RNA sequence: AGUCGGCUGGAUGACUGCUCCCGCUAGGCCCGAAAGGGUGCGGGGGAGGAAAGUCCGGGCUCCACGGAAAAACGGUGCCGGGUAACACCCGGCGGGGGCAACCCCAGGGAAAGUGCCACAGAAAUUAAACCGCUCGCGGAAUUAUCCGCAGCAAGGGUGAAACGGUGCGGUAAGAGCGCACCGCGUGGCCGGCAACGGUUGCGGCACGGCAAACCCCACCGGGAGCAAGACCGAAUAGGGGUGGUACGGGCUUCGGCCCAGGGCCUUUUCCGGCCCACCACCCGGGUAGGUCGCGCGAAGCCUUCGGCAACGGAGGUUCCAGAUGAAUGGUCAUCCACGGCGGGAGACCGCCGGGACAGAACCCGGCUUACAGGCCGACU
RNA sequence: UGGGGGAUCGUCUAACGGUAGGACAGCGAACUCUGACUCCGCCAGUCUAGGUUCAAAUCCUAGUCCCCCAGCCA
Repeated sequence: AGUCGGCUGGAUGACUGCUCCCGCUAGGCCCGAAAGGGUGCGGGGGAGGAAAGUCCGGGCUCCACGGAAAAACGGUGCCGGGUAACACCCGGCGGGGGCAACCCCAGGGAAAGUGCCACAGAAAUUAAACCGCUCGCGGAAUUAUCCGCAGCAAGGGUGAAACGGUGCGGUAAGAGCGCACCGCGUGGCCGGCAACGGUUGCGGCACGGCAAACCCCACCGGGAGCAAGACCGAAUAGGGGUGGUACGGGCUUCGGCCCAGGGCCUUUUCCGGCCCACCACCCGGGUAGGUCGCGCGAAGCCUUCGGCAACGGAGGUUCCAGAUGAAUGGUCAUCCACGGCGGGAGACCGCCGGGACAGAACCCGGCUUACAGGCCGACU
Repeated sequence: UGGGGGAUCGUCUAACGGUAGGACAGCGAACUCUGACUCCGCCAGUCUAGGUUCAAAUCCUAGUCCCCCAGCCA
């Protein structure tokens, strides 16, 4: 100078609040119809490494569940292991970066099929020939050279990408045309559980890229979420039943006639039919409200054993927030760390400022993101 | 708290992975005595950061911001 891993996330005291639990308390008082809640005194507990984003995986609860471990849709994707499970973790393999410690990789399949590859370029995949090359053939010309035919793909040019690369041989010029090495494909052998590695033979290049395009293959996934769900349960409105009372407005000869309104039978119009009010009691659903779900758990810590490790086994020990518009705060003092200013040669002293990100909301395992400062260890 | 959706000039909106287009607004010029209309031109944008790809507004991941929904009767 750098790389990696881990820990911490102000401390102590005083005063004063907030919330939960326990005791006094099977009590008193207050609120409420009830369920239940509040109030006094004393004691005790009271945010995080991310409580966050809600991105994965589970527990739990309800719903669904013949075929169905299907199809569709979504996800995961080298190999082996760990785990309740995972897209997480550990150990390897392969590729890439770095002098190194070390870091990064959505890392299956492009010879199953479909599709796309703009512009430029002759040609973007059944290849093709713009400039070129030819000590091949024919012709023109005195020559230089030019034209045609045939051959070629080395060089130039275009492009992100041009149908193996480099070298030697070969040739008219060239070309895997031949050879060596490298790459690619493929068969054997050896090592490894495997991914894969090593070695050897063959092939003469066919097989460009894209699957975070469709797709194929393998594996996984039923849906919703604590506003899940369970219990108690008013008032009002509305539903059902029983009983009683009554029947919109106008006219009237009291028999009726006319005029309406709303709903249903039918989606619209017409015609037609039916119903409509009040009181009392009872029943069921169910809202507000309340209680539970809700803190003993894949839990933490210590020791030991197995394992390279993730992790697992055994033994011991501890109990550690539970609110519901939502508590966990505020003030002061001293110290700690930090920043600024001044003094001093320096150690240091004085003054001022001032404490990162952020806050549980059913719980747990991960990932990701945010984070002032401090400490420890290993390595280059 | 849980679930869902979205972000493109100042505003409203288009865009098979291949030059980000249109309308309104703004500015300038023309027309007109002046203004309006009309016509011509200009200005200005993919929420941010990474990744896949030759190439990203578009595909993937993370973040930021905004919007919507949520028990019963009527």

Model confidence (mean pLDDT): 75 of 100. This is a predicted complex of two RNAs, RNase P RNA and transfer RNA, with 454 nucleotides together. It holds a member of the Rfam family "Bacterial RNase P class A".